[in-house]
Description
A computed fold for a 76-nucleotide RNA, annotated as c-di-GMP-I riboswitch aptamer. The model forms 94% of the base pairs in the Rfam consensus. It was read from a public genome assembly, where an Rfam model found it. Its mean pLDDT, the model's own confidence on a scale to 100, is 78.
Parts: sequence; structure tokens; C1' cells
RNA sequence: AUGUGUUAAAGGCAAACUUAUCGUGAGGUAAGGACGCAAAACUAGAGGGUCUCAACAGAGAUAGCCAGUUACCGCA
Repeated sequence: AUGUGUUAAAGGCAAACUUAUCGUGAGGUAAGGACGCAAAACUAGAGGGUCUCAACAGAGAUAGCCAGUUACCGCA
């Protein structure tokens, strides 16, 4: 440098659900929680996908679905 995620270390994130709160809603935020994640880190809602309101037009939500960039450790 390339490939890879079977074991281990240091750690990291945090689904469902509950409470509070914002929102018509999808959902967001905070605390608890621990299903999972080898990028569940960062960037992006512009593209595909999914979802909501409205349904003529349109307006939104979702990055833990796909994408781009960078990185720890182990192994080859």
C1' cells in the first nucleotide's frame, strides 16, 4: 500500500420500548434502555428507495436502505 472482518484489546454508537417536550403527521430533541452496528464516524434530502400531510399542484420526514470521503484494531 492492497484485500479482508474468523479471534482478541482499547474503546465508540444506540433499535424497539418508557417518560418529558415539539410537530396535523411521517418524525425531531433530552433522559433511561440495549436490538444490533467493523464505519450505525463525517458529508449530502441533490439522485434512487421508503414514509407522512395533502391529494390538482405541492409541502415535508428518513443517512440504522443504497451513495461519497476519511479512519482504529486484528488477520492475510